[in-house]
RNA sequence: AGCGGGUUGGCGCAGGGGUAGCGCGUCGGACUCAUAAUCCGAAGGACGGGAGUUCAAAUCUCUCACCCGCCA
Numbered sequence: 001a002g003c004g005g006g007u008u009g010g011c012g013c014a015g016g017g018g019u020a021g022c023g024c025g026u027c028g029g030a031c032u033c034a035u036a037a038u039c040c041g042a043a044g045g046a047c048g049g050g051a052g053u054u055c056a057a058a059u060c061u062c063u064c065a066c067c068c069g070c071c072a
Stems, first nucleotide, its partner, number of pairs: 002070006010024004018055001026042005048064005
């Protein structure tokens, strides 16, 4: 070079056309003498880069980059 899978908040993942969600973590609060646990709330990502299709793209197509695996 060839084939397949993957790239989405700090971390792990979901979402497979209708302007992104869960868990953990973080921050604030409640509870407690206090801590943990538990409960409530909040912040934090425009979805690896670019192009195309579409009224509309994280999602479909092409291309590039990186990661994992397969074949030799």

RNAcentral holds the sequence, with entries from ENA and MGnify.
A computed fold for a 72-nucleotide RNA from Abditibacterium sp., annotated as transfer RNA.
Its mean pLDDT, the model's own confidence on a scale to 100, is 86.
Rfam family: tRNA. Gene Ontology term of the family: triplet codon-amino acid adaptor activity.